[in-house]
Molecule: small-subunit ribosomal RNA
Organism: uncultured prokaryote
RNA sequence: GAACGAACGCUGGCGGUAUGCUUAACACAUGCAAGUCGAACGUGAAAGCGGACUUCGGUCUGUAAGUAAAGUGGCGCACGGGUGAGUAACACGUGGAUAAUCUACCCGACAAUCAGGGAUAACAUUUCGAAAGAGAUGCUAAUACCGGAUAAGCCCACGAUGUCCUCGGACGAUGUGGGAAAAGGUGGGGACCUUCGGGCCUGCCGUUGUCGGAUGAGUCCGCGGCCCAUUAGCUAGUUGGUAGGGUAAUGGCCUACCAAGGCUACGAUGGGUAGCUGGUCUGAGAGGAUGAUCAGCCACACUGGAACUGAGACACGGUCCAGACUCCUACGGGAGGCAGCAGUGGGGAAUUUUGCGCAAUGGGCGAAAGCCUGACGCAGCAACGCCGCGUGAGUGAUGAAGGCUCUUGGGUCGUAAAGCUCUGUCAGUAGGGAAAAAAUUACAUAUGGUUAAUACCCAUGAUUAUUGACGGUACCUGUGAAGGAAACACCGGCUAACUCCGUGCCAGCAGCCGCGGUAAUACGGGGGGUGCAAGCGUUAUUCGGAAUUAUUGGGCGUAAAGCGAGUGUAGGCGGGAAAUUAAGUCAGUGGUGAAAUCCCGGGGCUCAACCCCGGAAGUGCAUUUGAAACAGCUUUUCUUGAGUACUGGAGAGGAAAGUGGAAUUCCUGGUGUAGAGGUGAAAUUCGUAGAUAUCAGGAGGAACACCGGUGGCGAAGGCGACUUUCUGGACAGAUACUGACGCUGAGAUGCGAAGGCGUGGGGAGCGAACAGGAUUAGAUACCCUGGUAGUCCACGCAGUAAACGUUGUUCACUAGGUGUAGCGGGUAUUGACUCCUGCUGUGUCGCAGCUAACGCAUUAAGUUGAACCGCCUGGGAGUACGGUCGCAAGAUUAAAACUCAAAGGAAUUGACGGGGGCCCGCACAAGCGGUGGAGCAUGUGGUUUAAUUCGACGCAACGCGCAGAACCUUACCUGGGCUUGACAUCCUGGAAAUCUAUUAGAGAUAGUAGUGCCCUUCGGGGAGCUCAGUGACAGGUGCUGCAUGGCUGUCGUCAGCUCGUGCCGUGAGGUGUUGGGUUAAGUCCCGCAACGAGCGCAACCCCUAUUCUUAGUUGCCAGCGAUAAUGUCGGGGACUCUAAGGAGACUGCCUGCGCAAGCAGUGAGGAAGGUGGGGACGACGUCAAAUCAUCAUGGCCCUUACGCCCAGGGCUACACACGUGCUACAAUGGCCGGUACAAAGGGUUGCCAACUCGCGAGAGUGCGCAAAUCCCAAAAAGCCGGUCUCAGUUCGGAUCGGAGUCUGCAACUCGACUCCGUGAAGCCGGAAUCGCUAGUAAUCGCGUAUCAGCUACGACGCGGUGAAUACGUUCCCGGGCCU
Repeated sequence: GAACGAACGCUGGCGGUAUGCUUAACACAUGCAAGUCGAACGUGAAAGCGGACUUCGGUCUGUAAGUAAAGUGGCGCACGGGUGAGUAACACGUGGAUAAUCUACCCGACAAUCAGGGAUAACAUUUCGAAAGAGAUGCUAAUACCGGAUAAGCCCACGAUGUCCUCGGACGAUGUGGGAAAAGGUGGGGACCUUCGGGCCUGCCGUUGUCGGAUGAGUCCGCGGCCCAUUAGCUAGUUGGUAGGGUAAUGGCCUACCAAGGCUACGAUGGGUAGCUGGUCUGAGAGGAUGAUCAGCCACACUGGAACUGAGACACGGUCCAGACUCCUACGGGAGGCAGCAGUGGGGAAUUUUGCGCAAUGGGCGAAAGCCUGACGCAGCAACGCCGCGUGAGUGAUGAAGGCUCUUGGGUCGUAAAGCUCUGUCAGUAGGGAAAAAAUUACAUAUGGUUAAUACCCAUGAUUAUUGACGGUACCUGUGAAGGAAACACCGGCUAACUCCGUGCCAGCAGCCGCGGUAAUACGGGGGGUGCAAGCGUUAUUCGGAAUUAUUGGGCGUAAAGCGAGUGUAGGCGGGAAAUUAAGUCAGUGGUGAAAUCCCGGGGCUCAACCCCGGAAGUGCAUUUGAAACAGCUUUUCUUGAGUACUGGAGAGGAAAGUGGAAUUCCUGGUGUAGAGGUGAAAUUCGUAGAUAUCAGGAGGAACACCGGUGGCGAAGGCGACUUUCUGGACAGAUACUGACGCUGAGAUGCGAAGGCGUGGGGAGCGAACAGGAUUAGAUACCCUGGUAGUCCACGCAGUAAACGUUGUUCACUAGGUGUAGCGGGUAUUGACUCCUGCUGUGUCGCAGCUAACGCAUUAAGUUGAACCGCCUGGGAGUACGGUCGCAAGAUUAAAACUCAAAGGAAUUGACGGGGGCCCGCACAAGCGGUGGAGCAUGUGGUUUAAUUCGACGCAACGCGCAGAACCUUACCUGGGCUUGACAUCCUGGAAAUCUAUUAGAGAUAGUAGUGCCCUUCGGGGAGCUCAGUGACAGGUGCUGCAUGGCUGUCGUCAGCUCGUGCCGUGAGGUGUUGGGUUAAGUCCCGCAACGAGCGCAACCCCUAUUCUUAGUUGCCAGCGAUAAUGUCGGGGACUCUAAGGAGACUGCCUGCGCAAGCAGUGAGGAAGGUGGGGACGACGUCAAAUCAUCAUGGCCCUUACGCCCAGGGCUACACACGUGCUACAAUGGCCGGUACAAAGGGUUGCCAACUCGCGAGAGUGCGCAAAUCCCAAAAAGCCGGUCUCAGUUCGGAUCGGAGUCUGCAACUCGACUCCGUGAAGCCGGAAUCGCUAGUAAUCGCGUAUCAGCUACGACGCGGUGAAUACGUUCCCGGGCCU
């Protein structure tokens, strides 16, 4: 995707046509479904109606009526209808056979239908019984029954004979003998006869015999169609024969006797399942699935069995017996069979009316009328299927209202609606109204036939009459009105169709992948859309896609898959030539292949579905005729496949017997002394009773060093000292012989490593189990010391391995190069070597080709190759059960339930590794100084609290945001207040805004008093401000950094990250970018299927180091002058310096090395030398890294509060833990005095000189300076001199007491500083850990931002003094490249 006898959910207008218990072959109430014939026969009512009589109760009679009814008899009931339980079978299909048979009714032909007899039901009377029913006696008929006659070409026996033949017989003439028949009914009738009934004649029907036909049936045979071998052997009437019986008929169908057969791996027997077919569904086909409706066959009829009748049954609505069930019963006994049509219960997801009619078609009976017919024709119910129709059409933009959405502009539903103009299908209603009837029958009639006949009867034609369940239905017309008629599923991908809201891994969805954890196109709802449409979805099932069981049309080196390997049976396949045959094969003919269905053509319903007609097809089966290439049988022949004989060499091929040396261990003896052994280190162990070591001798077992080699042999397993014996195979060479003898191989059978088992030996070493010692968190291990089975031999068993080339065996063909082993040939040579070459084996590289790739590649994994075998399809599982084998262990054969959406292969990219190679970095090492211990400062955790606001958490959070929390800041807490608001825009109304003073209050706030601007027509208007009100809105340091922008950290200033084109690869991808060098560097060079390019590196920019030019104030002062002696002044540009522009450094030069790039040199020169030093600058990306609290921003949340104002408090708490720092522990030092040298900054709300006061912090006064001019400003370490003398100190300064200074509205919580006093810990710091390679570390001071002040010991800058060390890359950490 298609299909369906479907079911379920939602929905539902009409018609046509089909279909409708798939389940319980479960049980059935009720009605109907098989009768008919009076023209076979004998009987024979009643109601009703009429008449008569009547005692009014009734009686008789006619009619109803020879009717109903039952009975005898005939035919039918074996058809039609239902169901699919059984059946794996000659049941079915197909094709044959019957020379082994039957066939009522029907058709044709011939002949006949003579003459008798005795009964019996019905009926009457009666007996028994509840009933069903049964019996007795008596009467009677027949087309009922019985015997007799006659009869052939029928049957039987015997004889003779013709044709055909499957040789068994069949058919046809024929002779003799025997045997077998019958039934009548009815219509008409001129003559003749009559007992007046009729005979007789005639028509029709019936009956009997025989032959033939038609139809139907029986039996037999070939072939075909399910599963299981975890069913391998089955069978005694079994197989056959003879004789008999039986049947319509063959036959072990049955019986007796005889023989011992019959079936089976081409699947017997057994088990399971199943009605079979035409067909149906699907599929391109081949196939697969199926067997409803329709049609053919079979089987069954409550279950099992049996026969009777009959032409036919072993009988659905017959009989008998048994059983179960149901019903009736007087308990003695009886009745029943819906798998017929309706219907009921039950089962089930599920399947209809207890309808109408025999009008049509068909059937039974009948001479016929007719009767019967739940077959059938119709109607009813059900969207259950198929088909058709409708639910309106045209126009209509203010793109209405409304919904949804929104970036607020709009968009969309949408010409959709409304409105206007039309149409009238269907449904409704009113009216008309068929065909189906060309039939049958009846009456009269015409023609013909029959006949003696104008009669009857038959045939044909015409006229008239009669008959419709459906049904007043189909159809037609009128009427009126857009009026009554649209749902369902889906919208993440597959797969056509997208948004909003809700929800928040919940609720839920889901065919597979999967969706949902706060922005869900996937859940639920809305809007919109898509598909289909009176349906739409879902579920079940089948086929398809699925080449996913592969005939068409797959595979087995590594994905699942080659048996461990040989021999060999059946089977399959098989070399060259010739001949024969015709079973296979090919071509043709006729038969059959039912109808329906499918297909094609045509026709009928308005179309279609549906129906009708014709054709084609039906790939099949058997028959028959021919061909002879191929393959088969048979015959003849050949040598190339295969084999045998001969010669030769190679070999760990196999078996047995024997021999040998080295080594280990043990024993004995000698020498000799304290250890030995073992390990990463040890210990267990051995040893003073003498080990280990060493020498000599002996014992015993096992294995065979060197040679030794991708060398050899073997089928595989496997085989390694030497000798002998026996023995298998392969190879080379040259001839001879056989003549296809071949290949493979299901079963079967011999072999088969190690380990294991049994019996008996043997036992040196090694060594499962076991013991001990170590290791370890543990150590039932790895290591060590011992050590039993075993390992060895003999004989058995076992039968498995990563038994691997993970590659079955055989044959043929298809480029090569190069080794090696065996045998041979040739050239050359004196010879050896060498070279060329053939065959066999064994390696390696490689082309075509193959392969998913890896790879294979004459030793194939190659060939649109050939033959045969084995095997494969996720896990469960090589498992369970069963069988076989085994002493056991176990082996072999070998499932299912269930479960999953994968399992697996090869290759790619990256990452990781206590993998490898190369390289780098204060990464280690070498050094210097710290941290970790103390006190204090500061940040964090924790705890506490009303609050201790929030964020940051390995490196890359923790002196971080904070370049500065007493109020403010401030976001937190408590309390007091406000509600269009502290802030923005708009609207309305009022009032002056603003400032000052004052009262209450903690303040916010509230109250009181006083005062304006511009224009003006004096009414008022306007601007800003303010008050009140209304609603839009404001506001939020509320949440989400995992919705975001921006900015930032980190790897990392590591050297990388990519692109275009080309090339390679099926592809992912690769190449370039790898390789060899080199570099700080993907820096550069060389090479290269790559050639180029981009972002990074480097350079360009800034500072610094040298110098030149220009310029010379506020800077400088060499020389000159002046001076208060100070570059202060006159002057000067030389110098320093300032600040603008240049120069300079490029491996440029030299030497050595190197192809080059480049590297090296105490090289030269130079201020500087190999990126001179420092800075800015951070590739593609990673960490959902950090930040919604800098800012911006989506979504969500709050709106008299999560917003706003105010006071006070908190962020400063404190048992504790951590990080970062400061100060120290002292003599390279502390203290006191003297004395020298910077750089970079800042300064008007400011820096503040000098002077005075104060011990001091500071105060007062005040010059200068908006600064190269003045000020901060004293630089400190240093240097000189003095003192202290190793101590908790003249070290260290915490803590505390007292007194002050300054800032500020205010120093209580909670500031800094000064002075006096006090004088804690601490004597160099455990494990561990950090920084630094030169003007660096260390050490010393100075400045600035923030800032009223300060917690700064922080941060950012500045200069002074100024080291040590680097052998080197093994290791730790991080990084780069290749693998």